[in-house]
Context: one part of a larger RNA
Molecule: small-subunit ribosomal RNA, 3' major domain
Organism: metagenome
RNA sequence: UGACGGGGGCCUGCACAAGCGGUGGAGCAUGUGGUUUAAUUCGAUUCAACGCGAAAAACCUUACCGGGGUUUGACAUGGGAGCCCUCUUCGGGGGGUCAAUUCUAUGAAAGUAGAAUGAAUCCACACAGGUGCUGCAUGGCUGUCGUCAGCUCGUGUCGUGAGAUGUUGGGUUAAGUCCCGCAACGAGCGCAACCCUCGUCUUUAGUUGCCAUCAGGUCAAGCUGGGCACUCUAGAGAGACUGCCGGUCACAAACCGGAGGAAGGUGGGGAUGACGUCAAGUCCUCAUGGCCCUUAUAUCCCGGGCUACACACGUGCUACAAUGGUCCGUACAAUGGGAUGCAAUACUGCGAAGUAGAGCCAAUCCUUAAAGCGGGCCUCAGUUCGGAUUGCAGUCUGCAACUCGACUGCAUGAAGUUGGAAUCGCUAGUAAUCGCGGAUCAGCAUGCCGCGGUGAAUAUGUUCCCAGGCCUUGUACA
Repeated sequence: UGACGGGGGCCUGCACAAGCGGUGGAGCAUGUGGUUUAAUUCGAUUCAACGCGAAAAACCUUACCGGGGUUUGACAUGGGAGCCCUCUUCGGGGGGUCAAUUCUAUGAAAGUAGAAUGAAUCCACACAGGUGCUGCAUGGCUGUCGUCAGCUCGUGUCGUGAGAUGUUGGGUUAAGUCCCGCAACGAGCGCAACCCUCGUCUUUAGUUGCCAUCAGGUCAAGCUGGGCACUCUAGAGAGACUGCCGGUCACAAACCGGAGGAAGGUGGGGAUGACGUCAAGUCCUCAUGGCCCUUAUAUCCCGGGCUACACACGUGCUACAAUGGUCCGUACAAUGGGAUGCAAUACUGCGAAGUAGAGCCAAUCCUUAAAGCGGGCCUCAGUUCGGAUUGCAGUCUGCAACUCGACUGCAUGAAGUUGGAAUCGCUAGUAAUCGCGGAUCAGCAUGCCGCGGUGAAUAUGUUCCCAGGCCUUGUACA
C1' cells in the first nucleotide's frame, strides 16, 4: 500500500421489511447429471453452467457409431510429360488444353469396371485437408463485480524509502454531483450532457391515410365528387432550466413546499459498461503459435445415434376449478410478415384440410384478437374440473414421418382438491392476467425476441440477512 475480520462509523440497492404472484407436491415439455449404449458427438458446471452455444437433430445438418467406398483427394494454387496452335537460326521459344456427352455391367448409394464420340490423356510431387490437442501459448469477441462511482496522471510539497498528499474533512447529490475548507494547483478515463424513442404544442406536406362542412349514393359502407379542418403519417421546430415564489441552510451547494404547465426537479424507456478482477468462457464462429494425423485423426455414401431410462436436479407449460367450465350472440388493438409468397371469397369435408381462386411486390390486398360485455346451462362432485395416456380413423409437409414430425376426428379419461424444509420475481402502466406478431423454418415452439388489451397491492422504515461504496481500526497474511 492492499487484502481480510462472526471490528467500528456513515451510506446505497426489490437486500430485508410491507405487499402481490409463483417455484418446491401432480402430469407433460425442455436442458443437465447419472446410468445404459456400437454410438448415445462436443463444449458450458456457485452467483456468472443446466428452454445455455442450438434463431428449428426424420435425411441433410452431424462433428458420434456400424457397414461400404476414394487416396493429389469433397476444396485451392502450381510443376512435369503428352496433345493442339504458332514462331523458328531446327538447338528451341511462346500460347492453349487437362473438358463435355452417351451407353453397358455391378451396387442400397457412393463408387468401381468397360465401351463410344473427341486433340483433350497420363504421371506422381510441391501440397490440400483435420469440428484432432493445448482458451494454462494467443488475437478477437463475451460474461461478471456493475451503470457500482470509482480509477489514475503531471508539476509541487512531505517522507531515508516503500509511499503519502491531491482523492481526506464539513455539507450535499443518483453520481469523485456540486459548494465550502485545506500544501496543494491542475488534468485525463469514467458520472452527467450530446444520440434514439414515448409523452404536449406549432409548422410543412396530404396518398394508399382521414371525413367536420357541401353534394350524390347505398341494405349497409369514405362508397363517389369534393376537402385536408380533425385523426394519422413523417420531416423541421418549440418546450423543462430549480427558470419563478415562499421556507430551511453557512449570504454556499442544495433540500422542502407552491404556482404555472402536456410534462418538475435525471419526465418514462433504451443505447452507452472507466482502471481492473475471476490463468472466468470460447482453438467447435473466425483468426492464430506449437504439437499430432497424412491409404487416415482426411474425404464420399447408406443405415443408425444425438430422441435410450431404476433415478436426481434446474427452467417452463397445463391444472387442481364457480373471480370458474361450456354454448350462443356481440365490441375494441399494436408490433410485424408476405412472390417457389400472403391469400379474401365460393364450394366440399364434423374437422385438420382440399378444389377453384379475386386482390396484393403492400398506410391500398391478406393475416378472426383474446381476456371483456349480454344471455342460457352446470351447483361443489375427482365433477360438464383436469387433460396425461392409449386404441382406431385421417390431414399436411417432405425422396422418405418405423426408430423420430405437427395437426384433426371418435373413443379412452391417469395424477392432481393449492403443494414440507426451503426458495424466486416484481415499486406503476410495473406485478398479475389476456391474446397477437416475428426470426429460425419444406414441416415442427409450452423456448426466444417483440407487440398491444385489462390492470392492482404495498413501502412505517433500515434492527437483522445478502451485495456494494467511503472513512477508520486490528492483523503473526501478501